SAM riboswitch aptamer (S box leader) from a Candidatus Fermentithermobacillaceae bacterium, 122 nucleotides, folded computationally. The coordinates come from a structure-prediction model, not an experiment, and the mean pLDDT is 83. Taxonomically the source falls in Candidatus Fermentithermobacillaceae (Bacteria, Bacillota, Candidatus Fermentithermobacillia, Candidatus Fermentithermobacillales).
RNA sequence: CUCUUAUCAAGAGAAGGGUGAGGGAACCGGCCCGAUGAACCCUCGGCAACCGGCCCGAUGGGCACGGUGCCAAGCCCGGCGGAUGAAUGGUGCGGUGUCGCGCCAAAUCCGAAGGAUAGGAG
Numbered sequence: 001c002u003c004u005u006a007u008c009a010a011g012a013g014a015a016g017g018g019u020g021a022g023g024g025a026a027c028c029g030g031c032c033c034g035a036u037g038a039a040c041c042c043u044c045g046g047c048a049a050c051c052g053g054c055c056c057g058a059u060g061g062g063c064a065c066g067g068u069g070c071c072a073a074g075c076c077c078g079g080c081g082g083a084u085g086a087a088u089g090g091u092g093c094g095g096u097g098u099c100g101c102g103c104c105a106a107a108u109c110c111g112a113a114g115g116a117u118a119g120g121a122g
């Protein structure tokens, strides 16, 4: 790097040191974090429990010793497709006293795509 399987609404640092402007994967649009210090590195702390290991009253449960991972916001949100009774905004047609039918937007939900992490294979 490619293929494949599983998971992604929960959880966990206002710690110390270095450094110094950016960061939230990429592009676009939002929104947000950041000199009361971003990203990154080191130390310590913590969460989780995918793989290994160990234990048990064992289709399961536990520990957290080893290998990873992770510690703002849902994978921060939307970009593609589908569904939706009523209500909302815009709009077209018909009708004409406020109604009917349709379209779009927003919204909610489901899915896809992409991504991340772990296990397996090459």
Base pairs, nucleotide, nucleotide: 001122002121003120004119005118006117007116008115013044015043016042017041018040022033023032024031027079028078029077030076045071046070047069050067051066052065053063054062055061056060075114080111081110082109083108084107088105089104090103091102092101093100094099